The RNA shown here (transfer RNA) has 74 nucleotides and comes from a Patescibacteria group bacterium. It was read from a public genome assembly. The organism belongs to Bacteria candidate phyla, within Bacteria. Its Rfam family is "tRNA". By type it is a transfer RNA. Rfam links the family to the GO term triplet codon-amino acid adaptor activity. Model confidence (mean pLDDT): 83 of 100.
[in-house]
Parts: sequence; C1' cells; structure tokens
RNA sequence: CCGCCCGUAACUCAGUCCGGUAGAGUAGCUGCCUUUUAAGCAGCCGGCCGUAGGUUCGAAUCCUACCGGGCGGA
Repeated sequence: CCGCCCGUAACUCAGUCCGGUAGAGUAGCUGCCUUUUAAGCAGCCGGCCGUAGGUUCGAAUCCUACCGGGCGGA
C1' cells in the first nucleotide's frame, strides 16, 4: 500500500442476506420463596446500533469516507 472480517445494553452475542416498533442470555435492582445464603420464580433497569455524510416516506440493515480491532497478501 491492497484485500477480507468484526464494531449493537456493564459483558457474551442475535437481528443485516430480503429496509418497516431494537432483542436474548449473563450481570445489576425490586419482590416472592427460604431460619439465612445459594438455587428457583416474577418483574424492572439498561443501547440516539463505532463516527460523519448520502439514498429513501422510512436505515442497525443499502452506498461512500473515516476511526478502532483482527486476519491475509505485497
């Protein structure tokens, strides 16, 4: 220098192909249960989807550039 992959909740990841209300598990909080803790059950909290533009009635999703991480090639 070139190519490919990844970036979404505190953490691990789905959702992207095929644009249409942003989800799961774990963690945290509250309650129930229990002599207490753990386990179990119920509920709650938590993300302007890496950044900035573009397309569109509508973008996590499509296009462009950039930032960060990883891999490969020269």